[in-house]
Molecule: RNase P RNA; transfer RNA
Organism: Leucobacter sp.
RNA sequence: UGGGCUGGUGAGGCGGUUACGUCGGUCCUGUCGCUUGCGACAAGGAUCGCCGAGGAACGUCCGGGCUCCGCAGGGGAGAACGGUGGGUAACACCCACCCGGGGCGACCCGCGAGAAAGUGCAACAGAGAGUAGACCGCCGGGUCCGGUUCGCCGGCCCGGUAAGGGUGAAAGGGUGGUGUAAGAGACCACCGGCGUCCGUGGUAACACGGGCGGCCAGGUAAACCUCGUUCGGAGCAAGGCCAGACAGAAGACGUUGACGCACCCCGCAGAGUCUUCGGGUGGGCCGCUAGAGAGUGCCGGUAACGGUACUCCAAGAUAGAUGACCGUCAGCCCCUGGCCGCGAGGCUCGGGGAGACAGAACCCGGCGUAUGAUCCGGCCCAUUCC
RNA sequence: GCCUUGGUAGCUCAGUGGAUAGAGCACCGCUCUCCUAAAGCGGGUGUCGAAGGUUCGAUUCCUUUCCAGGGCA
Numbered sequence: 001u002g003g004g005c006u007g008g009u010g011a012g013g014c015g016g017u018u019a020c021g022u023c024g025g026u027c028c029u030g031u032c033g034c035u036u037g038c039g040a041c042a043a044g045g046a047u048c049g050c051c052g053a054g055g056a057a058c059g060u061c062c063g064g065g066c067u068c069c070g071c072a073g074g075g076g077a078g079a080a081c082g083g084u085g086g087g088u089a090a091c092a093c094c095c096a097c098c099c100g101g102g103g104c105g106a107c108c109c110g111c112g113a114g115a116a117a118g119u120g121c122a123a124c125a126g127a128g129a130g131u132a133g134a135c136c137g138c139c140g141g142g143u144c145c146g147g148u149u150c151g152c153c154g155g156c157c158c159g160g161u162a163a164g165g166g167u168g169a170a171a172g173g174g175u176g177g178u179g180u181a182a183g184a185g186a187c188c189a190c191c192g193g194c195g196u197c198c199g200u201g202g203u204a205a206c207a208c209g210g211g212c213g214g215c216c217a218g219g220u221a222a223a224c225c226u227c228g229u230u231c232g233g234a235g236c237a238a239g240g241c242c243a244g245a246c247a248g249a250a251g252a253c254g255u256u257g258a259c260g261c262a263c264c265c266c267g268c269a270g271a272g273u274c275u276u277c278g279g280g281u282g283g284g285c286c287g288c289u290a291g292a293g294a295g296u297g298c299c300g301g302u303a304a305c306g307g308u309a310c311u312c313c314a315a316g317a318u319a320g321a322u323g324a325c326c327g328u329c330a331g332c333c334c335c336u337g338g339c340c341g342c343g344a345g346g347c348u349c350g351g352g353g354a355g356a357c358a359g360a361a362c363c364c365g366g367c368g369u370a371u372g373a374u375c376c377g378g379c380c381c382a383u384u385c386c
Numbered sequence: 387g388c389c390u391u392g393g394u395a396g397c398u399c400a401g402u403g404g405a406u407a408g409a410g411c412a413c414c415g416c417u418c419u420c421c422u423a424a425a426g427c428g429g430g431u432g433u434c435g436a437a438g439g440u441u442c443g444a445u446u447c448c449u450u451u452c453c454a455g456g457g458c459a
Base pairs, nucleotide, nucleotide: 001382002381003380004379005378006377007376008375012329013328014327015326016325017324018323020052021051023049024048025047026046027045028044029043030041031040032039033038034037054357058368059367061366062365063364064363065362066235067234068233069232073266074265075264076263078231079230080229081228082227083097084096085095086094087093098112099110100109101108102107113226114225118224119223120220121219135165136164137161138160139159140158141157142156144155145154146153147152173191174190175189176188177187178186192216193215194213195212196211197210198209199208200207201206239286240285241284242283248277249276250275251274252273253272260268293312294311295310296309297308298307299306300305332353333352334351335350337348338347339346340345387458388457389456390455391454392453393452396411397410398409399408404442413429414428415427416426417425435451436450437449438448439447
């Protein structure tokens, strides 16, 4: 200098005008109460002040808090997860390591238990697709046929053979030898895999080393399935309180247990429950925002994370507020000039442009996805120069 | 908030591991006709919503995502 890998920051700053929302203050109106000039508010208006979205508020894919279901009980079914150890409130998340795969490398990827429990599936091609298979080839035999230079050659038939060819995504270990008519783990040596026994290291997954066994066992579980672990259900429209209105009727089930208990059974519990038609209301308050909270320092830990001290933290709408415009500064891009420099380039006057993705609705921890421009690191490879 | 369905040719739908994805209507070309319609013959015009993965092989299975619906409280 070029190419690449990876971690993080940030979501422009300041000021002004105006619009909107919650809360608070003041004033006015309204309503109610009574002590009649004070008090209260589920009302309305004016004005002033503070505050007013995010890193993903999103998707709703997981996990928890919280609330209710009598307890959160047993069994089945179902669902999720799946190397090992750790973190955590918990997780399908995170960290570290192991194994496998990719890359020269930094590094990246892995739904990563079981295919020597069982069942299933594998189109087309191919002789044969899972206790496999004789199409070509190789070899042996024949009382058959044809040719013959009498050495044999070719065809046909019967058999042997998985070394070689060919098909396929995949053909039932590899190399060399012995052996044989030709061959073959049939046997032998070495290598590979698997199983089993042992030693060493490691918490473990596992790694390394050694012995034994010819055991050679294919793929697929994001096919059924098996094994292990975990999971009770519903969701803030949960749930509780207040105010106000109305009119009931019919049917079904039920102390031989309905409904509860959002799959079934057992157990628990014990009197109402459900459907349809009709009538009324369709208001308010709590839950509701300070929490597994954020930042900094120190300590422990390889890390995720944990502990501790200090500091900080004013959105809570309810048809749903946080928008728009202007000025200026800073960075970026484009255009036209000027200056400096041999050059790459640097500085600068003026003009113009872009600034994303997206928006709370009970609250947290993750994952996934979207995102214009900028900034700060760490590392790898190649090349050149010293 | 919870649950659930679908996306395949211009339209309506089949196909749920196997080659080159089908059917009806529509469309295009030819024949017939003076011309049109009808009729006859021929033709598939498609990133199976998108991306990644599993598998020898994906419209089909899994994950993420985009779009469009439906149900309950």